[in-house]
RNA sequence: CGGGGAUUGGCGCAGCCAGGUAGCGCGCAUCGUUCGGGACGAUGAGGUCGCCGGUUCAAAUCCGGCAUCCCCGA
Numbered sequence: 001c002g003g004g005g006a007u008u009g010g011c012g013c014a015g016c017c018a019g020g021u022a023g024c025g026c027g028c029a030u031c032g033u034u035c036g037g038g039a040c041g042a043u044g045a046g047g048u049c050g051c052c053g054g055u056u057c058a059a060a061u062c063c064g065g066c067a068u069c070c071c072c073g074a
Base pairs, nucleotide, nucleotide: 001073002072003071004070005069006068007067010026011025012024013023020057028044029043030042031041032040050066051065052064053063054062
């Protein structure tokens, strides 16, 4: 320098192809259960969807640029 992949709650990931309420598991908080804890059950909090712009009535999703990490090639 060229090509490809990844970026979404604290962590691990889905959703993107085919635009229309942002989800799952673990974790966390509160309550129940227990002598107490764990396990189990119920409820709840927690997100500028990496950044900037464009298209659209509407963008996590489509388009352009950039950043970081990983792989391949030179």